[in-house]
RNA sequence: CGAGCCGGCCGGGCGGCCGCGGCGACGGAACCGCGUGAUACUUCGCGCAGGCCGGCAGCCGAGGAAAGUCCGGACUCCACAGCAGCAGGGUGGUUGCUAACGGCAACCCGGGGCGACCCGCGGGACAGUGCCACAGAGAACAGACCGCCGUCGAGCCCUCGGCACGACGGUAAGGGUGAAACGGUGCGGUAAGAGCGCACCAGCGCCGCAGGUGACUGCGGCGGCUCGGUAAACCCCACCCGGAGCAAGGCCGAAGUCCGCACCGCUGUUCGCAGCGUGUGCGGAUGCGCGAGCGUUACCGGACUGCUCGUCCGAGCUCGCGGGUUGGCCGCUUGAGGCACCCGGUGACGGUGUGUCCAGAUGGAUGGUCGCCACCGGUCUUUCCGACCGGGACAGGAUCCGGCUUACACGCCGGCUCGUUCG
RNA sequence: GGGGAGUUAGCUCAGUUGGUCAGAGCCGUCGACUCAUAAUCGAUUGGUCGCGGGUUCAAGCCCCGCACUCCCCACCA
Numbered sequence: 001c002g003a004g005c006c007g008g009c010c011g012g013g014c015g016g017c018c019g020c021g022g023c024g025a026c027g028g029a030a031c032c033g034c035g036u037g038a039u040a041c042u043u044c045g046c047g048c049a050g051g052c053c054g055g056c057a058g059c060c061g062a063g064g065a066a067a068g069u070c071c072g073g074a075c076u077c078c079a080c081a082g083c084a085g086c087a088g089g090g091u092g093g094u095u096g097c098u099a100a101c102g103g104c105a106a107c108c109c110g111g112g113g114c115g116a117c118c119c120g121c122g123g124g125a126c127a128g129u130g131c132c133a134c135a136g137a138g139a140a141c142a143g144a145c146c147g148c149c150g151u152c153g154a155g156c157c158c159u160c161g162g163c164a165c166g167a168c169g170g171u172a173a174g175g176g177u178g179a180a181a182c183g184g185u186g187c188g189g190u191a192a193g194a195g196c197g198c199a200c201c202a203g204c205g206c207c208g209c210a211g212g213u214g215a216c217u218g219c220g221g222c223g224g225c226u227c228g229g230u231a232a233a234c235c236c237c238a239c240c241c242g243g244a245g246c247a248a249g250g251c252c253g254a255a256g257u258c259c260g261c262a263c264c265g266c267u268g269u270u271c272g273c274a275g276c277g278u279g280u281g282c283g284g285a286u287g288c289g290c291g292a293g294c295g296u297u298a299c300c301g302g303a304c305u306g307c308u309c310g311u312c313c314g315a316g317c318u319c320g321c322g323g324g325u326u327g328g329c330c331g332c333u334u335g336a337g338g339c340a341c342c343c344g345g346u347g348a349c350g351g352u353g354u355g356u357c358c359a360g361a362u363g364g365a366u367g368g369u370c371g372c373c374a375c376c377g378g379u380c381u382u383u384c385c386g387a388c389c390g391g392g393a394c395a396g397g398a399u400c401c402g403g404c405u406u407a408c409a410c411g412c413c414g415g416c417u418c419g420u421u422c423g
Numbered sequence: 424g425g426g427g428a429g430u431u432a433g434c435u436c437a438g439u440u441g442g443u444c445a446g447a448g449c450c451g452u453c454g455a456c457u458c459a460u461a462a463u464c465g466a467u468u469g470g471u472c473g474c475g476g477g478u479u480c481a482a483g484c485c486c487c488g489c490a491c492u493c494c495c496c497a498c499c500a
Stems, first nucleotide, its partner, number of pairs: 001419009012373007020061004026054003031051002033048006063394001067405002070403005075245004082309001084308003088241005093107005108122001109120004123236002128234002130230003145175002147171007155163003183201006202226002204223008249330004256286008264277005288322007300314005323499003337357005342351003375391006424496007433449004442480001451467005473489005
């Protein structure tokens, strides 16, 4: 210098002017509300900052992905959910980290790359079933199309021998097909051949020793054992899993309906009480209206969001049609919280350590403009100095966290590999 | 904000246990019939199976990621 690999950072800064959301010291008595006094009973006076109004003391105000909603949780409701069985879904090397995870770290194995390094849904195909199109003779306890060899038959050539044909049989060495053809090389062996035998190599299984927490690895021995692929096909094994989601869920109004209790009234009375009611009060449940279906005291129905068992509950549940509103408050943001330093750990990460910081909108707030500076590129004199011009993305909270994935301009930093040239 | 479906020819849709299977109807083009048009009959064109990876010998189909489209969920104060 060229080609490349890995990891990380930033996501402009300061100031002026204008503007937005939240909190808010403080100010306001017009209105609502509360308290209190008066009264002709309808108003009036006084006080209170709860609502409301102002708010230029001051403080805070989007992201690395706030996104996709792909996983995992917190939280809320459904009966806090039976460590029940079946079905269903998910995960899949090992050890660890974590609240948890399909995430992350380190290591193991396999594959790719000269290398730095990268990729892997990475358990099981000697538990079973299925599939392997086309081509090809044969596609899974395989298969004789060509070829090779033997026997028999009949034919040709002058020749003990050779050539071609047919039938039967042997043969997986060679050809050809295919993604894949039932180990490879060599020697022996044979009519020709073949793990048929042997040596070496590759794989598999079993045994032993050593190392490691483990996945696994190394060494030695034995067995001719040679065994196709596919589980992101069914399936088997191990482990995990209840459902819905902040539009979860709760409160703020009370006419009506139902239930319970007390009182009142009436009737009956064996004087204990019983029954009835357009009644009153209190409490609870439900609570926009209409219609349909199932059910209302039990061999029934509902719930445990599929089924069975088991348990619990007892007057509602489900569906359809229609009307109105687009309210307020809580949940709501200080949390498995972030950042910096220190300590422990190879690392993910952890710590009663120290310091510091922390938005809550709801037709949805963080913006606009100007100036200066910084960064990058270009031009102007060759440089220094300087001047001018241009550039800056993806995108935006909506209950909150931990990850993954995807988008991203101008740029910057660190480590490493290979090659070429020069010294 | 949350939840759920789908994407195959110009349009509406099929597509089985992954296999030579990329189809149907309408539309379009050409021809026949007719004086001419419509209707009818016959023939025919037209595809990045939304996009990118992976598993497999082989993917429209199986797995993962992304893009786009559509639907549902408020309250009775």
This is a predicted complex of two RNAs, RNase P RNA and transfer RNA, with 500 nucleotides together. It holds a member of the Rfam family "Bacterial RNase P class A". It is annotated as a ribozyme. The coordinates come from a structure-prediction model, not an experiment, and the mean pLDDT is 76.